RNA sequence: GGGCCGGUAGCUCAGCAGGUAGAGCAACGCCCUUUUAAGGCGUGGGUCCGCGGUUCGAAUCCGCGCCGGCUCA
Numbered sequence: 001g002g003g004c005c006g007g008u009a010g011c012u013c014a015g016c017a018g019g020u021a022g023a024g025c026a027a028c029g030c031c032c033u034u035u036u037a038a039g040g041c042g043u044g045g046g047u048c049c050g051c052g053g054u055u056c057g058a059a060u061c062c063g064c065g066c067c068g069g070c071u072c073a
Stems, first nucleotide, its partner, number of pairs: 001072007010025004019056001027043005049065005
């Protein structure tokens, strides 16, 4: 330098034939308990790596970058 894969909530990840985003764990509140843990119920939390483009509409499609991984030379 070329190719491929990935970047979404605090963490691990889902969601991709375009229609304003979810799960588990964690956090917080309540119940239970002498207390803790475990268990049960509930709540909040993300302008989806950045900038442009296409479109009525983009996490999703296109271009250029950034970061990480694999691979070829």